[in-house]
Context: one part of a larger RNA
RNA sequence: UUGGGCGUAAAGCGCACGCAGGCGGUCUGUUCCGUUUCCAGUGACAGGUGGUGGCUUAACUACCACAGGCCUGGGAAGACCAGCAGACUUGAGGGCUUGAGAGGGAGGCGGAAUUCCAGGUGGAGCGGUGAAAUGCGUAGAGAUCUGGAAGAACACCAAAGGCGAAGGCAGCCUUCUGGCAAGCUCCUGACGCUAAUGUGCGAAAGCCAGGGGAGCGAACGGGAUUAGAUACCCCGGUAGUCCUGGCCGUAAACGAUGACCACUCGACGUGGGAGGUAUCGACCCCUUCCGUGUCAAAGCUCACGCAUGAAGUGGUCCGCCUGGGGAGUACGGUCGCAAGAUUAAAACUC
Numbered sequence: 001u002u003g004g005g006c007g008u009a010a011a012g013c014g015c016a017c018g019c020a021g022g023c024g025g026u027c028u029g030u031u032c033c034g035u036u037u038c039c040a041g042u043g044a045c046a047g048g049u050g051g052u053g054g055c056u057u058a059a060c061u062a063c064c065a066c067a068g069g070c071c072u073g074g075g076a077a078g079a080c081c082a083g084c085a086g087a088c089u090u091g092a093g094g095g096c097u098u099g100a101g102a103g104g105g106a107g108g109c110g111g112a113a114u115u116c117c118a119g120g121u122g123g124a125g126c127g128g129u130g131a132a133a134u135g136c137g138u139a140g141a142g143a144u145c146u147g148g149a150a151g152a153a154c155a156c157c158a159a160a161g162g163c164g165a166a167g168g169c170a171g172c173c174u175u176c177u178g179g180c181a182a183g184c185u186c187c188u189g190a191c192g193c194u195a196a197u198g199u200g201c202g203a204a205a206g207c208c209a210g211g212g213g214a215g216c217g218a219a220c221g222g223g224a225u226u227a228g229a230u231a232c233c234c235c236g237g238u239a240g241u242c243c244u245g246g247c248c249g250u251a252a253a254c255g256a257u258g259a260c261c262a263c264u265c266g267a268c269g270u271g272g273g274a275g276g277u278a279u280c281g282a283c284c285c286c287u288u289c290c291g292u293g294u295c296a297a298a299g300c301u302c303a304c305g306c307a308u309g310a311a312g313u314g315g316u317c318c319g320c321c322u323g324g325g326g327a328g329u330a331c332g333g334u335c336g337c338a339a340g341a342u343u344a345a346a347a348c349u350c
Base pairs, nucleotide, nucleotide: 003322004321005320006319007304008303012318014201015200016199017198021194022193023192025088026087027086028085029084030083031082034080035077036076037075038074039073040072041071048066049065050064051063052062053061054060091191092188093187094186095184096183097182098181099180103177104176105175106174107173108172109171110154114150115149116148117147118146119145120144121143125136126135162169163168206247207246208245209244210243211242215241216240220236221235222234223233258317259316260315261314262313263312266295267294268293269292270291271290272289273288274287275286276285299306300305323350324349325348332343333342334341335340
């Protein structure tokens, strides 16, 4: 390389958008590029197959015939593919009518709690632990009451619940805004799928500048524990955590499961919509579409397990793997303020 694979053994890019490329629904006509087929040419020598001969045989070797891929020219076929022309509606998109939602941005408001400040009452402890001590307190702490300030997070509702492409999203209100589902089958008429390079988004930590700083809290200091204790426990506490703008671009970024399409027994929940039945009306019950779960048949799987939200049966396109260590490292390139990220070996060794 071929092949075989990618939930857990090596292997799905963190996620999306999308140029090129690859692939692509139904019907009719036409062309004949591909395709199939026929004829001719070409297809050196050697080699191969068949035949005949030469070394005693064989290997080896000589001669004759034949076959063989690409390619070139010409003809035929017209299913499929492709090109052109026309049509269609089921894929895709749009319209109208409903609907649910912590989807996103901005602004405003609220209560509980913590801490701090001021004042009142009060008078010896508080705090903390396995036990203590450091710490706080007669300069009046802790407790309790009143008033004030500040920052951060939103108990209950809350759920196997909802929304989002992923990261992620939760007090309430206003405003701007993205996506989704169902019903009606009204419009366009294949406009589609995937996606190398590229572009954007992307938790936490970290970085730059300016704010903010209640609580928590890397580093650091102290007290304990211990043989020691650069820890676990305790008292403090800086960066940070928060906001605005700009970087970083990584995570067990996980469903460890790429996207899209079709098909393949069922049972029971739950969220959203539509229809029927029932009813005074609602609930209930039945059908159906979309989402999200649990179990289970066939099938698959080494097994565990998966099982209409597949890891089943097929298709299209992309990414990735190819023994362990060395190593996701070195060097070089690109990106970054840096931290570093990304791309990515070899010697050697088992």